[in-house]
Molecule: transfer RNA
Organism: Bacillota bacterium
RNA sequence: GCGGGUGUGGUUCAAUGGCAGAACAUCAGCUUCCCAAGCUGGAAACGAGGGUUCGAUUCCCUUCACCCGCU
Numbered sequence: 001g002c003g004g005g006u007g008u009g010g011u012u013c014a015a016u017g018g019c020a021g022a023a024c025a026u027c028a029g030c031u032u033c034c035c036a037a038g039c040u041g042g043a044a045a046c047g048a049g050g051g052u053u054c055g056a057u058u059c060c061c062u063u064c065a066c067c068c069g070c071u
Stems, first nucleotide, its partner, number of pairs: 001070007010024004018054001026042005047063005
C1' cells in the first nucleotide's frame, strides 16, 4: 500500500428498513438483627460525518479504532 472482518448500556452478546432487547453489573425499595441470597422497580447504548428513504442501528459513500490476510 491492497483486500476482508468487527464496532450496540459499565461488561458480554442479540436484533431487524417501522417503539433498541437480554444476561451480568449498578442504583432504589421489599425481605433479614446485619450481611449474603431472593423479589420488585429505575437509570443507562447503536464508533463519527454525510447520502437514500415517509422512516436508517440496518442500505450506500467517506472516515476513525481494533483484528486477520496479501504485498